The prediction has a mean pLDDT of 84. A computed fold for a 586-nucleotide part of an RNA from Desulfofundulus kuznetsovii DSM 6115, annotated as small-subunit ribosomal RNA, 5' domain. Taxonomically the source falls in Desulfofundulus kuznetsovii (Bacteria, Bacillota, Peptococcaceae, Desulfofundulus). Rfam family: Bacterial small subunit ribosomal RNA. RNAcentral holds the full RNA, with entries from ENA and SILVA.
Context: one part of a larger RNA
Formats: sequence, structure tokens, C1' cells
RNA sequence: GGACGAACGCUGGCGGCGUGCCUAACACAUGCAAGUCGAGCGGUCCAGCACUCAACUCGGUGUUUACGUGAUGCAUAAGAGAAACCCUUUCACCCGGGAGGGAAGAAGGGGGUAGUGCAUCAGGUAUACAGCGAGUUGAGUGCUGGAUAGCGGCGGACGGGUGAGUAACGCGUGGAUAACCUGCCCAUUAGACCGGGAUAACGCCGGGAAACUGGCGCUAAUACCGGAUACGCUCCUCUGGUCGCAUGACUGGGGGAGGAAAGGGGAAACCCGCUAAUGGAUGGGUCCGCGUCCCAUUAGCUAGAUGGUGGGGUAAUGGCCUACCAUGGCGACGAUGGGUAGCCGGCCUGAGAGGGUGACCGGCCACACUGGGACUGAGACACGGCCCAGACUCCUACGGGAGGCAGCAGUGGGGAAUCUUCCGCAAUGGGCGAAAGCCUGACGGAGCGACGCCGCGUGAGCGAGGAAGGCCUUCGGGUCGUAAAGCUCUGUUCUGGGGGAAGAAGAGGUGACGGUACCCCAGGAGGAAGCCCCGGCUAACUACGUGCCAGCAGCCGCGGUAAGACGUAGGGGGCGAGCGUUGUCC
Repeated sequence: GGACGAACGCUGGCGGCGUGCCUAACACAUGCAAGUCGAGCGGUCCAGCACUCAACUCGGUGUUUACGUGAUGCAUAAGAGAAACCCUUUCACCCGGGAGGGAAGAAGGGGGUAGUGCAUCAGGUAUACAGCGAGUUGAGUGCUGGAUAGCGGCGGACGGGUGAGUAACGCGUGGAUAACCUGCCCAUUAGACCGGGAUAACGCCGGGAAACUGGCGCUAAUACCGGAUACGCUCCUCUGGUCGCAUGACUGGGGGAGGAAAGGGGAAACCCGCUAAUGGAUGGGUCCGCGUCCCAUUAGCUAGAUGGUGGGGUAAUGGCCUACCAUGGCGACGAUGGGUAGCCGGCCUGAGAGGGUGACCGGCCACACUGGGACUGAGACACGGCCCAGACUCCUACGGGAGGCAGCAGUGGGGAAUCUUCCGCAAUGGGCGAAAGCCUGACGGAGCGACGCCGCGUGAGCGAGGAAGGCCUUCGGGUCGUAAAGCUCUGUUCUGGGGGAAGAAGAGGUGACGGUACCCCAGGAGGAAGCCCCGGCUAACUACGUGCCAGCAGCCGCGGUAAGACGUAGGGGGCGAGCGUUGUCC
């Protein structure tokens, strides 16, 4: 001088692009981070439409019964007598001297209505029944649409995180596999016939605080099982050819044995699937050469140890495992042991050689609370699967259970130190699905931090009687200094208003970012400069204070009365939204 995932001090206007737990692989509250398919299956629920049935309600029809009404006809008992009314006779009563008048009672006779009973007819109300129509509710069936707990399929082995472990074929590089596997995808060939028995869901009964779980009964499938068929496939056997460094590989023919399958959608055409086989593509497994830190103050190490045979195991070679046999194998060309460390593309530095480093991005590896184990599967010994053990945390009815942020945010802790419990699936990519679509803290964005890089601004021009003021002064003056004021402008930025994207591929529709970027108008110099240094190295000097004190300091060294080195001021130098300091590497 350069560099940094930096930190600290002072300061801090804006934008773009990056980047942000290097420490405790310490512990984690909360939410989200892997689902999807009803076009595999049986159910269940909801909605609409249609039909059937039941109950209820309403309307109208018919029948029956009951009640009361009206009309007509007939009859009208008992009892002192229907009550009341009309006519009449007799008697009684009041007034009058009398003729007579008035009032109306009792009794007798007669009339007659009402009433009552029976029959017929009309219409009314109500009950019951029958059938019709409408409505409501419920049940069932069918069709259409939607939802989905369970069975089943695919995915959860990718994507995302971390660097603990690992000095190793882990990684890098170059090879080998005649010792291997490969779901989905592509190409080609040949097929899918006949049957069977279960079991979730569901129903019933039960146990448990919960997590969950038992018994009995029913049912479906692209779930499971048996049989058939076999171009090719596998195994055995016979036989031929070609090739390879070798074990051996490839290929042709004959015989024998063995082994498959599933359906769904559609009116159909057909589409999506299923089985066997070959080839491809992709992804992986294994093996080998070379390379890969420090310590010799680590010199000897080794019993599955080294090899063989038989057997087992694997997709596959192999002491990988096992039984037996032999006694080997490694080491100063550094075995063994100890320490440290993920490796690389890269990154930093350097003219290069080299040195240092492995954060972000990309490849590989390893790990997922610690240790161990297998299951399923094309693929795992499986971060958000299972089992066991351990530590820790939580719930509990004390019998028993639940959990794993080194996913995204976030919390505590540790630390000099490292962010939002944000928005969106619009784009890219992934899983599932025929599709619509659903899911996606991958991702796309926004937020916070001058943490870094880059860009921009904090104004421009004119302005001397060099104002005031500060500092210095030989008191003449010098300097801050065109600096300020003032005048004339500009509008990057700022504030307000208006317009307003590309990113959408893919005709239309679809944008989280975002009313963002960008454009136009208006206002107005208005809101925006600091930090370090000035003895030499090293660019930049005086005054005062202090007096080996207080202090400075990277090295040399300053300070003990005129200190350019301490402190302050004026002035100056450097860099500038930064400037210094510290740490680390070259």
C1' cells in the first nucleotide's frame, strides 16, 4: 500500500447493487416451512333438480255422524194452569143519589200463536273417513355439482440449513466396472385371460385423564392372493461362432424348468395408466493411479490382523461376515500415535513464482438433541418417518404420555459483533393432478444496518471601500478572504400536485414489488459536513496555557519556564458521507 462476513470512537443527506451469528453443532415460546390425486376405491356430508312414500297444514269435492236454523205436514200428553195475548159470560172493586162511568182482578167457556214431538226437504257449523290439488317437514331412489376422514397411488431420499465429525478414495484430477443399480422420461417389441379371500372406513359394545386402544359384525379397489399364457427374460443342459490383459464377455441353434399384468375417463374416436423385455437418457454405487496441514520432544504398529478354501451376504467386487487352514501385512519414501482441519471451483495479495484463505455464489462430502438400529422404498439407514437407550424440557387424574429451529422469522444466552415473529406465489423452479388447480419461508420482493462497492448532492456566477469579527503583529500592517453580506441565476436533490410502466410467457385475463421506477408542473438556496493530522519518517505553524506535571507516542522520541511533539485557539494539510483506531492476511 492492498484486502475484510469485521468491530470500536466521532460524524451522518440520497440512490443502485451486494452483504449481514466468524462466538454456544447452546437452549428454544409462537406461527409458518410437504403435500397432492374423488378421472384408483367403498363410504359420509352439503346443495340443486326429478320421482316415490310418510306426517302435518291449507283449499275445494264426496260420504257418514252430531248440533243448531228455516220451510211444510201431522200430533200435542201429564199438570190447578204453559207464561203472556184476544173475544165473551158471571162475580168482585172505585166514583156517583141514580142513570151511568172508570179500572182492571178472579173464575168459567171459546179462539189462536208460540212451544214440544215425529217425518220430509233445504242450507249452515263441526267431527270422522275417502280421494284430488298445493305447501312444509322427514325418509328413500336417480341425475348433476361441491366437500373429504379412511383404503390406495405418487411425492415426503428433491428443494432449504449447518460444518460438529472427518487427515479419509472424504475431496480434487485422471481412469476402471468383463463386478453394478437406476422411479418418473424417450424409443422399440410382445401382452393384459380365468378366479379367490380379506381389511380400513362404517355399525355395535368396551378400556383410558390424555396420547391412544381392544372385541364382534359388514364392505370396495389401480390394495392382496391363486391359476393360465410367455416374443423376449432367468436357471439347468447339449452344441457352434467372434472377441478380450485375465476372471471372462458378446452372439446363434436344440431340449428342459421357472416367472406377468389393472384398471380409469369418454357417446365414440381415443386418452391416461398396467405387465414382461431390450436399448437410450439421467442419477448414483464400488474400485484404482496421482495430489491433499503440523509434531520424530510420537518409532515401531497389527488378531479379521495378511492370504487361501467352503459358505453367507449385497444391485455389485471384497475379511464385508463366518468356519477351517496357513503366518502373514505395514513402517525413516515416516507406519502407529497425538494435534488441527470439511475438500474444491474460487477469493485476497503479489510483476510473477509463491504466500494466505475456503464468508457470499457453484460442485462434492458429512451431520440433523446424543448414541445405536433397522423398516418401507427405484432410491434412506431417512432434518420437519419409525424403534431402543441417554440427557434435557413439557403435560398428567401419577397409571402413563409428548417434544427436538444446524428450515423462515423470532426469543433467551454467549459475545467486540451480525437483521423483519414482513408481502406474494405475479415471475422462475419443484411435488401431485387428465385438467382446473392445490401446496411451496425454494424463490421473487419489500424492511433494518454507511457493513462493503459504485454514483450523486450539500449550490452556480458576479461581488473590495478587502465590511464586522477572530488570530497574529516589528503597531506600519498581515491573515481568515470573494470567504461573508449583497445582486443575478439554477433545480441534481428536497417538498407538494398530476401522469405512470416494462417485468406477462401466451389471443384474452393474470403484478407481491407498487402508485415503485420514470416523466411533467409548481415552490424554494431553502433541509444536507464531518473526521484525522500539522517534530522527522510525512503534506501541513504560529500564539497562549502547562512546567519531567498534566499528558503524547507506530518507530526515533517529546514535556524539568519562551514546547512548531502536551492542552486550547487561529491558521494550514489530507480524505470526505465518511474519517480515524484496533484485529487478521499478503